Context: one part of a larger RNA
RNA sequence: GAACGAACGCUGGCGGCGUGCCUAACACAUGCAAGUCGAACGCGAAAAGUAGUAAUACUGAGUAGAGUGGCGCACGGGUGAGUAACACGUAACUGACAUGUCCUCGAGACAAGGAUAACCGUUCGAAAGGAUGGCUAAUACUUGGUAAGCCCACGGGAUUGGACCUGAGGGAAAAGGGUCGGGAUUUUUCGAAACCGAUCGCUUGAGGAGUGGGUUGCGGCCCAUCAGCUAGUUGGCGGGGUAAAAGCCCACCAAGGCUAAGACGGGUAGCUGGUCUGAGAGGAUGAUCAGCCACACUGGAACUGAGACACGGUCCAGACUCCUACGGGAGGCAGCAGUGGGGAAUCUUGCGCAAUGGGGGAAACCCUGACGCAGCAACGCCGCGUGGGUGAUGAAGGUCUCCGGAUCGUAAAGCCCUGUCGGAGGGGAAGAUGCUUGUGCAUGUUAAUAGUAUGCAUAGGUGACGGUACCCUCAAAGGAAGCACCGGCUAACUCUGUGCCAGCAGCCGCGGUAAUACAGAGGGUGCAAGCGUUGUUC
Numbered sequence: 001g002a003a004c005g006a007a008c009g010c011u012g013g014c015g016g017c018g019u020g021c022c023u024a025a026c027a028c029a030u031g032c033a034a035g036u037c038g039a040a041c042g043c044g045a046a047a048a049g050u051a052g053u054a055a056u057a058c059u060g061a062g063u064a065g066a067g068u069g070g071c072g073c074a075c076g077g078g079u080g081a082g083u084a085a086c087a088c089g090u091a092a093c094u095g096a097c098a099u100g101u102c103c104u105c106g107a108g109a110c111a112a113g114g115a116u117a118a119c120c121g122u123u124c125g126a127a128a129g130g131a132u133g134g135c136u137a138a139u140a141c142u143u144g145g146u147a148a149g150c151c152c153a154c155g156g157g158a159u160u161g162g163a164c165c166u167g168a169g170g171g172a173a174a175a176g177g178g179u180c181g182g183g184a185u186u187u188u189u190c191g192a193a194a195c196c197g198a199u200c201g202c203u204u205g206a207g208g209a210g211u212g213g214g215u216u217g218c219g220g221c222c223c224a225u226c227a228g229c230u231a232g233u234u235g236g237c238g239g240g241g242u243a244a245a246a247g248c249c250c251a252c253c254a255a256g257g258c259u260a261a262g263a264c265g266g267g268u269a270g271c272u273g274g275u276c277u278g279a280g281a282g283g284a285u286g287a288u289c290a291g292c293c294a295c296a297c298u299g300g301a302a303c304u305g306a307g308a309c310a311c312g313g314u315c316c317a318g319a320c321u322c323c324u325a326c327g328g329g330a331g332g333c334a335g336c337a338g339u340g341g342g343g344a345a346u347c348u349u350g351c352g353c354a355a356u357g358g359g360g361g362a363a364a365c366c367c368u369g370a371c372g373c374a375g376c377a378a379c380g381c382c383g384c385g386u387g388g389g390u391g392a393u394g395a396a397g398g399u400c401u402c403c404g405g406a407u408c409g410u411a412a413a414g415c416c417c418u419g420u421c422g423g424a425g426g427g428g429a430a431g432a433u434g435c436u437u438g439u440g441c442a443u444g445u446u447a448a449u450a451g452u453a454u455g456c457a458u459a460g461g462u463g464a465c466g467g468u469a470c471c472c473u474c475a476a477a478g479g480a481a482g483c484a485c486c487g488g489c490u491a492a493c494u495c496u497g498u499g500c501c502a503g504c505a506g507c508c509g510c511g512g513u514a515a516u517a518c519a520g521a522g523g524g525u526g527c528a529a530g531c532g533u534u535g536u537u538c
Stems, first nucleotide, its partner, number of pairs: 001538004006534005013384006019377002021342001026340003030337003035071003040068002043065001048059004078295003088219007097212003102208007110144004119134006150171003154167004177200006185194003221267003228258003233255004238250003270292004274285004297318005320331004348374001350373003356370001357368004387417004397408004421479001423474005431465001434462012482527005487508003493522005503510002
């Protein structure tokens, strides 16, 4: 000199864009942060209203609601504890692998069955939550049939082995379900069904895309006052296990394997793109943003699933907190706000799904503390303003003085203007070329002008921010400057007080009676809505 997620002191007008627990991975009150689908399925209210004298009926409404079932909850969001490791970065390998949803292509979906929740009874418990009897549905579940190198084992060919082609054998599937529309025919309990079409699904296979698992070379901390380490240890054979190679695990066999190019041990630490600094080489660092990893009160475990060994799932153990009828139960903010605590120190218990993105749904739509916005904080960067011109009796006043004057100083006052920001009044967005509803037309599908998909046209609806940005008008110089320093380094000097005292100080050093170094004042210098100090890095 530059930089900062800064803090502290004094000061503080406005705006834009960013940033904001670096400490206790300390404990957490309260609210919200993951649901959705009635176009998979069976149940199914009430308030209120109408009619009626009333009982009751109808509407509300097959709505609300809970339940079975499907998909999602493995994403998104947080944190950095652990980890010196194939965790990360980079370059390869996987002929050793997996892949829900999505895209392309092929084949198929036949026949049957038994339950169960909800619900209705009975019943246990303070509660949390159960037990038992009975009824019922499905795209829930089960059985049978059929089926392709799809799977298994045997063989042949090509090939570098499990990848490819192929022969005979054995084996594995499904929901023809939901919705919409339909004319003829058949059946009909006259509701409809069979049937046909469209669409969304279901099963099985091949390929793709994207994603993930595994392996390897190389690379990036400190200590040798850590020198030897290792028995599943190193390798083999056989088995188990996994989506998959492998001591990953097990039995047996052999005695290996690593190490001064630093094994083993200890300390510290998430890694990277980047960031800061520097002419560079390098050094330091890893906040915000992005990629990867790890973790979710502490430790352990598996279940479900395409995917977890699962932050707002389950089970066990532990510590802690809460409820209790003392028998037993409930909980996990390192999600967003917020509280206590710790600390030099770090924000609102805000608004909205309008946009972007995500989950569910055919869709309308619902959910979304992701996100978009607003709030607080000079925490940072950037921009603007605090006025402009004129004005010499060089006013008053302050300070200094050699008492003549000098200086603050055109500075002020006065006069003439302007109108940024702030104030008042009026108008007022873009972000929506999207999404969505209705109508019409065209094209595709179709037997069809129905339905549906796409496109076009037309009419309406849809903005949290926000009456914000921006524009116009009005009044008015009115509301808006401080901080540090002035001995040398280092730009800037005098007076008074003090008297090695009080004090200053980054280094050299000042102060003991003339202190440009302490304190005050006048003046000056430097930065400026900031200025200094402290800390840290280069």

Small-subunit ribosomal RNA, 5' domain from a metagenome, 538 nucleotides, folded computationally.
Its mean pLDDT, the model's own confidence on a scale to 100, is 83.
It matches the Rfam family "Bacterial small subunit ribosomal RNA".
The full RNA is in RNAcentral, with records from SILVA.